[in-house]
Context: one part of a larger RNA
């Protein structure tokens, strides 16, 4: 040390766990939300209005109107974050310090001015039709913050035109009266309406932050049994591209460009903060955790959008699985469990959104295998237990004996305690901030409601978890093993075996007196562990 094997195993806390097959993957779940942007159907409650049927009350039934819920569709946002691997990659890919007067940034803040007034559609629904199925075509009709014109221009882009620079081309700064670009509206409230308000929202621009994009110096892997490499290859000039510079890219020009300070190939690896190890100097190594990068079955390309050339989107081709009415369609665990298979070898198809965070929403809320948390594994570190005090006839029993004893040993056993852990019983957290309804208060208004605040009452919310933690009960009860004992290395006799069976890291041990080989007694080391093996230093 991300180990593994072997024997043995009592309890907790924190960490840790597919290092090999970037092999295939059955199942389920991991990205959705918004009804306060739209128009539609379904059901629910309640109000009117009609009809029956009754004397009525009042019941059915259809309509119409509010309010809730759900349900697929358009449109907004998200889905480019989060999460996983480590194939590829010797690179500006990483790390560190610069650079963009050569660049973009949706959501957020800060500011400044605007949100006029028109149009034409489509989904969805309803209707035909094809097809097993996935889906598909077609008429009819309908709304928007969905989409097109127009207007208006605070602003922005820009042509002329000045000025600096520069032999020219031209850059570069002013500069701008022609051109050319904006938008949607919901929601509550008052009002008969007109129209007001107040919040959320759209559009232009300018800026802050955040995130990205590009360029440059240095830096870090092995080989020369790879010594020459290179034609968009090095400049230029022209043009096209891009958010931008650039041979990115394309034409025409020149002949350049790297190379022994190691180019060019060839191996080999994601890179770092750091781990480990050593006095250090250095050597290895890049598990968890954190930046960053690359990749999503393989190989390509692009669309959509502030951002993707996009793991759980799209379109082609390729392998491989699957369904099929044979006509045809489907899929993509290197997300979280889960299977299979290789393999010495790496775990629940488990709770929760209560906390932290995230997308959506005005918000309640919803979602979220992110994260919190339980589960298994002695895999690790660490901590606590397996009692403690007293006991000598030195008891039995084993074991050696020079038969006299020695040792195992205060060790047992017997006496008195203790109550960590574990066991029963009982009580019982913290992580909770917040939401919501009421009054009140402020700020605004022509007024009213909504806003926004805190105080005050009231209502609600914890997966873990009846879990930590206390409290009480009983009773030495329920919890010790490994290894090794020739030397190096701490720690010895006996009996068997007889160069045999074995032993062995290394020197070596066995051939009849073995402290080395197999048992035993007895001794040393560690200890919930101990050895082995395999790596590094």
């Nucleotide at each position: 040390c991300g180990a593994a094997c072997g024997c043995u195993g009592g309890c907790g806390g924190c960490g840790u766990g597919g290092a090999u097959a970037a092999g295939a993957c059955a199942u389920g779940c991991a990205a959705g939300u918004c009804g306060a942007a739209c128009g539609g159907g379904a059901c629910a409650u309640u109000g009117c209005u009609u009809g029956u049927a009754g004397c009525a009350a009042u019941a059915c039934a259809a309509g119409u109107a509010a309010u809730g819920u759900c349900c697929a569709g358009u449109g907004g946002c998200g889905c480019a974050a989060g999460g996983g691997u480590g194939u590829g990659u010797a690179a500006c890919a990483c790390g560190u310090g610069g650079g963009c007067a050569a660049u973009c940034u949706a959501c957020c803040g800060a500011a400044a001015a605007g949100u006029g007034g028109g149009g034409a559609a489509u989904a969805g629904c309803u209707c035909g039709c094809c097809g097993a199925a996935a889906g598909g075509c077609g008429a009819a009709u309908u709304a928007a913050u969905a989409c097109c014109g127009c207007a208006u221009g605070u602003g922005g882009c820009c042509a002329a035109a000045g000025a600096a620079g520069a032999c020219c081309u031209c850059u570069u700064c002013u500069g701008g009266c022609a051109g050319c670009c904006a938008a949607a509206g919901c929601u509550g409230g008052g009002g008969c309406a007109a129209c007001c308000u107040a919040g959320c929202g759209c559009u232009u621009u300018u800026u802050g932050a955040u995130g990205a994009g590009c360029c440059c110096g240095c830096g870090g892997c092995c080989u020369a049994u790879c010594a020459g490499c290179u034609a968009g290859u090095u400049g230029g000039c022209g043009g096209g591209g891009u958010a931008a510079c650039a041979g990115c890219c394309c034409a025409c020009c020149a002949a350049g460009g790297c190379u022994a300070u190691g180019a060019c190939g060839g191996g080999u690896a994601g890179c770092u903060g750091g781990u480990c190890u050593g006095a250090g100097a250095g050597g290895a190594c890049g598990a968890c955790c954190a930046g960053c990068c690359a990749c999503a079955c393989u190989g390509g390309a692009a669309c959509u959008g502030a951002g993707a050339c996009a793991c759980g989107g799209u379109c082609c081709a390729g392998a491989c699985a699957c369904c099929u009415a044979c006509g045809g369609g489907u899929g993509g665990c290197a997300g979280c469990a889960g299977u299979c298979g290789a393999g010495a070898a790496u775990u629940u198809u488990u709770c929760u959104c209560a906390a932290u965070g995230g997308g959506g929403g005005a918000a309640a809320c919803c979602c979220u295998g992110a994260a919190g948390g339980a589960g298994c594994g002695a895999c690790g570190c660490c901590g606590c237990g397996u009692g403690g005090a007293g006991g000598a006839u030195g008891a039995a029993g084993g074991u050696c004996u020079u038969c006299g004893g020695a040792u195992u040993g205060u060790a047992a056993a017997c006496u008195c305690c203790u109550g960590u852990c574990a066991u029963u019983c009982g009580a019982g957290a913290a992580c909770a901030a917040g939401g919501c309804c009421u009054g009140c208060g402020a700020a605004g208004u022509a007024a009213c409601u909504g806003u926004c605040g805190u105080c005050a009452g009231g209502c609600u919310c914890g997966a873990u978890a009846g879990u930590a933690u206390c409290g009480a009960a009983a009773g030495a009860g329920g919890a010790a093993g490994g290894g090794a004992c020739g030397g190096c290395u701490a720690a010895c006799u006996c009996u068997g075996u007889g160069c045999c069976a074995g032993c062995a890291g290394c020197c070596g041990c066995g051939g009849u007196a073995a402290u080395a080989c197999a048992g035993a007694g007895g001794u040393c080391c560690c200890a919930a562990g101990c050895g082995u093996u395999g790596u590094u230093c």

RNAcentral holds the full RNA, with entries from ENA and SILVA. Small-subunit ribosomal RNA, 5' domain from an uncultured bacterium, 537 nucleotides, folded computationally. Model confidence (mean pLDDT): 83 of 100.